[in-house]
Context: one part of a larger RNA
RNA sequence: AACGUUAGCGGCGGGCCUAACACAUGCAAGUCGUGCGAGAAAGUCGGCUUCGGUCGGCGAGUAGAGCGGCGCACGGGUGAGUAACACGUGGGUAAUCUACCCUUCGGUGGGGGAUAACUUUCCGAAAGGAUUGCUAAUACCGCAUAAGACCACGUCCUCUUCGGGGGAUGGGGUCAAAGACGGCCUCUUCAUGAAAGCUGUCGUCGAAGGAUGAGUCCGCGGCCCAUCAUGCUAGUUGGUAGGGUAACGGCCUACCAAGGCGAAGACGGGUAGCUGGUCUGAGAGGAUGAUCAGCCACACUGGGACUGAGACACGGCCCAGACUCCUACGGGAGGCAGCAGUGGGGAAUCUUGCGCAAUGGGCGAAAGCCUGACGCAGCGACGCCGCGUGCGGGAAGAAGGCCUUCGGGUUGUAAACCGCUUUCAGGAGGGACGAAGCCACUCGGGUGAAUAGCCCAGAGGGUGACGGUACUUCCAGAAGAAGCCCCGGCUAACUACGUGCCAGUAGCCGCGGUAAUACGUAGGGGGCAAGCGUUGUCC
Numbered sequence: 001a002a003c004g005u006u007a008g009c010g011g012c013g014g015g016c017c018u019a020a021c022a023c024a025u026g027c028a029a030g031u032c033g034u035g036c037g038a039g040a041a042a043g044u045c046g047g048c049u050u051c052g053g054u055c056g057g058c059g060a061g062u063a064g065a066g067c068g069g070c071g072c073a074c075g076g077g078u079g080a081g082u083a084a085c086a087c088g089u090g091g092g093u094a095a096u097c098u099a100c101c102c103u104u105c106g107g108u109g110g111g112g113g114a115u116a117a118c119u120u121u122c123c124g125a126a127a128g129g130a131u132u133g134c135u136a137a138u139a140c141c142g143c144a145u146a147a148g149a150c151c152a153c154g155u156c157c158u159c160u161u162c163g164g165g166g167g168a169u170g171g172g173g174u175c176a177a178a179g180a181c182g183g184c185c186u187c188u189u190c191a192u193g194a195a196a197g198c199u200g201u202c203g204u205c206g207a208a209g210g211a212u213g214a215g216u217c218c219g220c221g222g223c224c225c226a227u228c229a230u231g232c233u234a235g236u237u238g239g240u241a242g243g244g245u246a247a248c249g250g251c252c253u254a255c256c257a258a259g260g261c262g263a264a265g266a267c268g269g270g271u272a273g274c275u276g277g278u279c280u281g282a283g284a285g286g287a288u289g290a291u292c293a294g295c296c297a298c299a300c301u302g303g304g305a306c307u308g309a310g311a312c313a314c315g316g317c318c319c320a321g322a323c324u325c326c327u328a329c330g331g332g333a334g335g336c337a338g339c340a341g342u343g344g345g346g347a348a349u350c351u352u353g354c355g356c357a358a359u360g361g362g363c364g365a366a367a368g369c370c371u372g373a374c375g376c377a378g379c380g381a382c383g384c385c386g387c388g389u390g391c392g393g394g395a396a397g398a399a400g401g402c403c404u405u406c407g408g409g410u411u412g413u414a415a416a417c418c419g420c421u422u423u424c425a426g427g428a429g430g431g432a433c434g435a436a437g438c439c440a441c442u443c444g445g446g447u448g449a450a451u452a453g454c455c456c457a458g459a460g461g462g463u464g465a466c467g468g469u470a471c472u473u474c475c476a477g478a479a480g481a482a483g484c485c486c487c488g489g490c491u492a493a494c495u496a497c498g499u500g501c502c503a504g505u506a507g508c509c510g511c512g513g514u515a516a517u518a519c520g521u522a523g524g525g526g527g528c529a530a531g532c533g534u535u536g537u538c539c
């Protein structure tokens, strides 16, 4: 763990080990209007009205779309595959990359053409698609500039595993960018006030460094079978050249050579995610890899690339396959090993719950939005732990039960009865911590020309799913709360009746065929206790 039986409460944990079987339904990844262009409706108010409507305002620059940016490679699941540099540990990378973040340096000039949305016409049952015309950008494309980087070359210095690396310098070639928002009028221009001016915030481009993350290579370590061995291997082993990659390399291609591995177990077969750990043990060791944490692999099955800093991408794309669904038969749609939940399998494993209040994540200047991560609640004694089911007195040793040698013994201070207490459950009131913080709320302070903006966080105010929960006070009354297994020996605990090798029992030895402490029942006793026993498995 399951099963049988029993069951009062709480805390903390854990809950598909089997079919990586198939999945209805809902939710699980969005966000930004301070990048951009457009922009409804219902309703309501008013005007006109032939009472059908129509126009205007609000609704609202809202909703829902679109272009664009960032995220979607995190977080969450599973263990199928994998005996491998997959993992663990220690190193190398002078063979590499790294969005967002931090530091430093230098820039952000001037142009162009499109396109979605929208609109026109059309095809289609649908999914969806074609076409006409228009438009914007932090979308896209030239040009300019180049401190710097990169490329080849020249000179010099330096390190080196002698392959190469690092640095300085000269001329040559190549390579950038994007704006948005707030405020101001001292100077310039236009002149109510604004701007190409000033100022602040966020961005953007190039370079160097850091941080973080990742790729790759190597030493060593950890399963079984030799009934897998005159064994295995053709991109195989090495070289040259080229391609490819961020990067080394047969990674790939052409040519050349004939190598490479193997009883220190190659090759083959079986099994298996690995580790920190966990269980057990005095230890050595043995077993194991649930929960939690690190790494890996996978995402209906197989293959492939695209985008991107990062994927060969669980809730992206394409192809093939199996399966399911829709169809107007032409064609389309889908992928719970996310959270719940359903069927199935099985001895067996939960709610189609609440909330973003906290922690964390994405986007955003922010308010905020999203978040089945997470925080909580629900279910089941599944485990561990704690508490309760009362405490004290009470012998006429009551009645009843059982046994009896019929005297009595035992149940047994047990009950009744007297006194006391009230945990937990029940009822009635009060009632949290978790809120640190955050806040286009109001004051306050700083910066500043500024009553903008930005910064600080001193005061007030707001912000809690759990939850009217924990906790606490009061009320009532011993009141509502004990079972299960065993009693032949091992092994703690014995008698009577029934049964008669029957019915049954049993972990082993074995019991039972007419006085059975071993079967069944009863009385009594022993052990554990909200559990007890059985079965399985590990030490």
Base pairs, nucleotide, nucleotide: 001535002534003533004532005531008387009386010385011384012383013382015379016345021343022342023341025340026339027338030070031069032068035067036066043058044057045056046055047054048053077298078297079296087221088220089219090218091217092216093215096214097213101210102209103208104207105206106205107204108203109143111141112140118133121130122129123128148175149174150173151172153170154169155168156167157166158165159164179202180201181200182199183198184197188195189194190193223270224269225268231261232260233259236258237257238256239255240254241253242252243251273295274294275293276292277288278287279286280285300321301320302319303318304317323334324333325332326331351377353376354375355374359373360371361370362369363368390420391419392418393417400411401410402409403408424480426475427474428473429472430471434466437463438462439461441460442459443458444456445455446454447453483528484527485526486525487524488509489508490507494523495522496521497520498519504511505510
Molecule: small-subunit ribosomal RNA, 5' domain
Organism: uncultured bacterium